[in-house]
RNA sequence: UGCCGAGUUCCCGUGGUCAUGCCACGGGGAUCGGGGGACCCGAGUAAGUGGGGCGAAUCGCCGUGAGAUCACGGCGUAGCGCGACUUCCAAGCGCGAGCCCGUCAGCUAACCCCGUAGGCCCUACAGGAAGG
Numbered sequence: 001u002g003c004c005g006a007g008u009u010c011c012c013g014u015g016g017u018c019a020u021g022c023c024a025c026g027g028g029g030a031u032c033g034g035g036g037g038a039c040c041c042g043a044g045u046a047a048g049u050g051g052g053g054c055g056a057a058u059c060g061c062c063g064u065g066a067g068a069u070c071a072c073g074g075c076g077u078a079g080c081g082c083g084a085c086u087u088c089c090a091a092g093c094g095c096g097a098g099c100c101c102g103u104c105a106g107c108u109a110a111c112c113c114c115g116u117a118g119g120c121c122c123u124a125c126a127g128g129a130a131g132g
Stems, first nucleotide, its partner, number of pairs: 002120003008030010032115005041106001050104001051101004059076007079095004085131005
């Protein structure tokens, strides 16, 4: 300088610091994001390996271990991101995880609740069109 992501910003109090700046903690608001929750509509009931939410992160095949599940690895894949002033396109590059609720939740006005983190890249053959 730039990127993924909702994850930004303001005020008050206390403390740290030479400092009105900056940082930490606590509290309150705005912003953005998510969940629960009627009528109507949808949904038959029970059982089974219950069911459900955030997220792009689903699904298939193969191999090994093993005990159906499962774990690890490989190759793909629904889908997602980057591509540098912005938008579109393009060469090219990457992701395709993880976590949570706890037997319970379709949609859903009013209303209620929760989050507002964390993690990274770069000094370049960074191209085309339009705009600025």

This is a predicted structure of a 132-nucleotide RNA (c-di-AMP riboswitch aptamer (ydaO/yuaA leader)) from a soil metagenome. It matches the Rfam family "c-di-AMP riboswitch aptamer (ydaO/yuaA leader)". From the family's description: This family represents a conserved RNA structure found upstream of the ydaO and yuaA genes in Bacillus subtilis and related genes in other bacteria. The prediction has a mean pLDDT of 81. RNAcentral holds the sequence, with entries from MGnify.